[in-house]
Context: one part of a larger RNA
RNA sequence: GGCAUCUGGUGGAUGCCUUGGCACCGAGAGGCGAUGAAGGACGUGGCACGCUGCGAAAAGCCCGGGGGAGGUGCGAGCGACCGUUGAUCCCGGGAUGUCCGAAUGGGGGAACCUGGCCCCGUUUGGGGUCAUCACCGUCAUAUGGACGGUGAGGCGAACCCGGCGAACUGAAACAUCUCAGUAGCCGGAGGAAAGGAAAGCAACCGCGACUCCGCAAGUAGCGGCGAGCGAACGCGGAUGAGGCCAGUGGCCCUGCUGAAGCCACCGGAACCGUCUGGAAAGGCGGACCAGAGAGGGUGAUAGUCCCGUACGGGUCAGCGGAGGUGGGGUCCUUGAGUAGGGCGGGACACGUGGAAUCCUGUCUGAAGAUGGGGGGGACCACCCUCCAAGCCUAAGUACUCCUCGGUGACCGAUAGGGCACGAGUACCGUGAGGGAAAGGUGAAAAGCACCCCGACGAGGGGAGUGAAAGAGGACCUGAAACCGGAUGCCU
Numbered sequence: 001g002g003c004a005u006c007u008g009g010u011g012g013a014u015g016c017c018u019u020g021g022c023a024c025c026g027a028g029a030g031g032c033g034a035u036g037a038a039g040g041a042c043g044u045g046g047c048a049c050g051c052u053g054c055g056a057a058a059a060g061c062c063c064g065g066g067g068g069a070g071g072u073g074c075g076a077g078c079g080a081c082c083g084u085u086g087a088u089c090c091c092g093g094g095a096u097g098u099c100c101g102a103a104u105g106g107g108g109g110a111a112c113c114u115g116g117c118c119c120c121g122u123u124u125g126g127g128g129u130c131a132u133c134a135c136c137g138u139c140a141u142a143u144g145g146a147c148g149g150u151g152a153g154g155c156g157a158a159c160c161c162g163g164c165g166a167a168c169u170g171a172a173a174c175a176u177c178u179c180a181g182u183a184g185c186c187g188g189a190g191g192a193a194a195g196g197a198a199a200g201c202a203a204c205c206g207c208g209a210c211u212c213c214g215c216a217a218g219u220a221g222c223g224g225c226g227a228g229c230g231a232a233c234g235c236g237g238a239u240g241a242g243g244c245c246a247g248u249g250g251c252c253c254u255g256c257u258g259a260a261g262c263c264a265c266c267g268g269a270a271c272c273g274u275c276u277g278g279a280a281a282g283g284c285g286g287a288c289c290a291g292a293g294a295g296g297g298u299g300a301u302a303g304u305c306c307c308g309u310a311c312g313g314g315u316c317a318g319c320g321g322a323g324g325u326g327g328g329g330u331c332c333u334u335g336a337g338u339a340g341g342g343c344g345g346g347a348c349a350c351g352u353g354g355a356a357u358c359c360u361g362u363c364u365g366a367a368g369a370u371g372g373g374g375g376g377g378a379c380c381a382c383c384c385u386c387c388a389a390g391c392c393u394a395a396g397u398a399c400u401c402c403u404c405g406g407u408g409a410c411c412g413a414u415a416g417g418g419c420a421c422g423a424g425u426a427c428c429g430u431g432a433g434g435g436a437a438a439g440g441u442g443a444a445a446a447g448c449a450c451c452c453c454g455a456c457g458a459g460g461g462g463a464g465u466g467a468a469a470g471a472g473g474a475c476c477u478g479a480a481a482c483c484g485g486a487u488g489c490c491u
Base pairs, nucleotide, nucleotide: 001490002489003488004487005486006485007484008483009482015476016440017439020411021410022408023407024406025405026404027403028402029400030399031155032154039100040099041098042055043054044053046078047077050074051073061094062093063092064091065090066089070082071081072080105114106113107112115130116129117128118127119126120125132152133151134150135149136148137147138146139145159190160188161187162186163185164184170177174224200207201206211238212237213236214235215234221229222228242392243391244390245335250330251329252328253327254326255325256324257323261319262318265313266312267311271286272285273284274283275282287304288303289293295307296306297305340364341363342362343361344360345359346358347357350377372387373386374385375384376383427434428433447475450462451461452460453459
């Protein structure tokens, strides 16, 4: 030095665990905001770094309800206190609520600087008010004002409607075409939105608003007839509702009253002995309850120990709103610069095509309710069907930032969210933005008094605790790589 066996160190795989996540279902809620939101800054505790709560009245104040022995959040400790004269805690209502932020007196490099007017103190302080726009009203007025009233503004995950609107890509290149009216940007609204009560389909039979799903059907068609795009009629389902334009009524808005339900909570059955063990819920023996043998916890595996579960009960206030009742309004009255036409575009599955239908930038432009008008895929006739140019309309449908309950041939710490942990943190970037790692002592801290070595260390050895310390906080298990030690053999 090598090999083998044994034994350690290092390391943190594996197993087990789960406070977290993922997906979905049911129900709720579907908004918050000038009464100042969302989100923050800074404060706030006896000692206070972070998180949480709160706001100079600052882990809190007041009232009502619940609850019943402990309590001063995570969070121990020291100190000081509170509580059956009912605390802490839970639910509801109220008070306070610095500064920034739509931010709104003005300014500004957010959380800062600095004004006018009124009131109170009068000293630098305290309270109130003063942005803009729209509509309405009053008074003025013609470069457009003053005052009063009402409203708006900003934020929010997706869903919805509208406006603007790509490219990569595909066509095996590429231009029409496609991707796609997608992404993106902008405006707007609601708990849904949109649509909606036939100037509709159909085919000589008939149907009877709209929306959504299944089929029709990858059909008919469209298409450099390429790539590709792609209906409708009809049928089956979900739901189902029709109204109004001058009034007995309908619809819309609104006031009052107000059932169920929800938001704290309460009751809630039934087991003992013995054995092993550190510990019984395990084994054995004998019982019991069950409208409850869902689940979780307890020193191992508990229907009967604890929390619960089935079932039953419950309320001031708050939410909720079935139902009842009162008040107000009612879009300008049957729809004309409209229908239709020319030109240019766009939408329709339909790319200009034989191209109907719908929308309209521009130019035009009717009839006028029966001798009228629209449509039935160029167009004409016959026939059929409907009545545009006014308005409203639940349900069935879409979505889930959020709340509650539940489910899983979903994950189990390199997985599952990026985050099980003071994570959108540390850290990186001028910035937009990017973005981690990191869980586990034990049943209980009983977290090693005391002694020894050592530097008044680190670390270790005794002693003690514990079932276990080879569970000692760098703590469950503790693989491998890697580094030692002992023994044997070989060189």

Large-subunit ribosomal RNA, domain I from a Geminicoccaceae bacterium, 491 nucleotides, folded computationally. The organism belongs to Geminicoccaceae, within Bacteria. The RNAcentral record of the full RNA draws on ENA. The prediction has a mean pLDDT of 83.